Bacterial RNase P class A from Thiomargarita sp., 400 nucleotides, folded computationally.
It matches the Rfam family "Bacterial RNase P class A". About the family: Ribonuclease P (RNase P) is a ubiquitous endoribonuclease, found in archaea, bacteria and eukarya as well as chloroplasts and mitochondria. Rfam links the family to the GO terms tRNA processing, dimeric ribonuclease P complex and ribonuclease P activity.
Lineage of the source: Bacteria > Gammaproteobacteria > Thiotrichales > Thiotrichaceae > Thiomargarita.
The sequence was found by an Rfam model in a public genome assembly.
The coordinates come from a structure-prediction model, not an experiment, and the mean pLDDT is 75.
Of the family's consensus pairs, 98% are formed in the model.
RNA sequence: GAAGUUGAUUGGGCAAUCGCUGUAUAUUUCCAAAAGAUAUAGGGAGGAAAGUCCGGGCUUCACAGGACAAGGUGCCAGAUAACGUCUGGGAAGCGAGAGCUUAUGGAAAGUGCCACAGAAAAUAUACCGCCUGCAAGGCAACUUAAAGGUAAGGGUGAAAUGGUGUGGUAAGAGCGCACCGCAUUGUUGGUAACAGCAAUGGCAGGGUAAACCCCACUUGAAGCAAGACCAAAUAGAAGAACAUGAUAAUCAGUGAACAAUCACGCUUAUUAAGAUGUGGUCCGCAUCGUUCUUGGGUAGGUCGCUAAAGAUGUUUAGUGAUAAACAGAUCAGAGGAAUGAUUGCCUCGUUAAAGAAUUUCUUUAAUAGACAAAACCCGGCUUAUAGAUCAACUUCUUAG
Numbered sequence: 001g002a003a004g005u006u007g008a009u010u011g012g013g014c015a016a017u018c019g020c021u022g023u024a025u026a027u028u029u030c031c032a033a034a035a036g037a038u039a040u041a042g043g044g045a046g047g048a049a050a051g052u053c054c055g056g057g058c059u060u061c062a063c064a065g066g067a068c069a070a071g072g073u074g075c076c077a078g079a080u081a082a083c084g085u086c087u088g089g090g091a092a093g094c095g096a097g098a099g100c101u102u103a104u105g106g107a108a109a110g111u112g113c114c115a116c117a118g119a120a121a122a123u124a125u126a127c128c129g130c131c132u133g134c135a136a137g138g139c140a141a142c143u144u145a146a147a148g149g150u151a152a153g154g155g156u157g158a159a160a161u162g163g164u165g166u167g168g169u170a171a172g173a174g175c176g177c178a179c180c181g182c183a184u185u186g187u188u189g190g191u192a193a194c195a196g197c198a199a200u201g202g203c204a205g206g207g208u209a210a211a212c213c214c215c216a217c218u219u220g221a222a223g224c225a226a227g228a229c230c231a232a233a234u235a236g237a238a239g240a241a242c243a244u245g246a247u248a249a250u251c252a253g254u255g256a257a258c259a260a261u262c263a264c265g266c267u268u269a270u271u272a273a274g275a276u277g278u279g280g281u282c283c284g285c286a287u288c289g290u291u292c293u294u295g296g297g298u299a300g301g302u303c304g305c306u307a308a309a310g311a312u313g314u315u316u317a318g319u320g321a322u323a324a325a326c327a328g329a330u331c332a333g334a335g336g337a338a339u340g341a342u343u344g345c346c347u348c349g350u351u352a353a354a355g356a357a358u359u360u361c362u363u364u365a366a367u368a369g370a371c372a373a374a375a376c377c378c379g380g381c382u383u384a385u386a387g388a389u390c391a392a393c394u395u396c397u398u399a400g
Base pairs, nucleotide, nucleotide: 001396002395003394004393005392006391007390008389009388010387012346013345014344015343016342017341018340020044021043023041024040025039026038027037028036029035046371050382051381053380054379055378056377057376058223059222060221061220065283066282067281068280070219071218072217073216074215075089076088077087078086079085090104091102092101093100094099105214106213110212111211112208113207114206122161127154128153129150130149131148132147135144136143137142162180163179164178165177166176167175181203182201183200184199185198186197187196188195189194227303228302229301230300237294238293239292240291241290242289245271246270247269248268249267251265253264254263255262256261274288275287276286277285278284312327313326314325315324316323317322348369349367350366351365352364353363354362355361356360
C1' cells in the first nucleotide's frame, strides 16, 4: 500500500418566527359522567417504531386441579422473568487464514422409503470378465464345451457388501500380515458433551427420523377491539325448543259453594338426573337454568395509558452472556389520531464549472441526500438501510 474477516457508534448541528399537543403551578368559567380559557415554565417519533415469528408483564374466564391426547424444543455447561434468544465449549463440514455454517438425541425396539440405470439396492446377486475343464473333433497346437470355482479387474449408479498395501492362490477372497476403520473391555484428562492410550477380536450391507416412531425436558385459553367505573335511555316486551324427578317442611295465591281437607303452585332444605362453563376427551370442580327468533333503547364520558424484569455512569466478580453495589436524573401518551411549516448560517457527502497539480487539492454554484413513523408495555429474533466514523485480527506486495 492492497485485499479480506469480525464487532461497534452515528444516521446532521445551531438559531429565529408561526402553529399543534401533553405535564406542572396560578387565576378563572362551570357545579358537573365531566370539560374549558389565560399566563408562565419545561417536554413531544426509531435503530429498526416494520414483520406479528417467539417469550413474558397485565386483564378476564376463575376459587382451582388430575390423566390422556395434541403441540413445542432437541450435543454439553451456563445466563435470563422467560424464550425456539444469548454466552462459552464439543462434533461435523467449508475456507490458505482471520473466521463462517448447522432442522446437531436415537437406525442393534419396530414399520416405511432409496426413482432411473444396473446382474443385483436385501431372504442379495453374476452383465462383461478370470481359473479349471467331463465329453467330442483333430497328427499336434488347439476348437466346441457339460460341470465347477470366483467377486480381486471392468461397467451402472448418490451409494455395490470395510479401505490401502503386501504375501499367497489354478484364479481369487480378511485367506494370512501391517496400518487405518469397526466392536468389546480397561484406563487417562475434562462438571459434561467429548478427546486420547492400551489390550482382545477377523469383525459387516449402507443411507434416510425437516418419514411414521422411540427417548428426555416442557406447555391452560383468549386478548387493550382484554377489562373496570360513571351518566342517560328503553318495553320488568312477545314467542318457541330442551330440562325442571323424589322426599320433607312452610305458606303469598288459585280451584273444589265456604272451610278443615284435597289438588295445583311459591319459597327453603336434602338427594338424583339434566343443562351450561372450564383449548380437545374423561374424571373432578362451579352455577341452576340453557339455547334460538322477532322487536325496542343506548353507543356518551372517565380510567386502563406510561416510573419500568427500565435507561445512563462508576466500581467489583466473571473468558463471556451477565450479576451486585453506589451515584445523579426522569427523557411522548395522541384518541380518527398531536410531535409540523418557513427562513438563515455551519458541516459531511454528491453534482457541475474554472484553476493548479497529476489522480489529488483549491475556489464558486446547487443540494441534507438511505430504510422509514409510536397506539398497553417490555426482552429477543428476522427483514430493509444512502452516507460518515472507529477498533481488533488475517493474508499478499514493497522498502528498511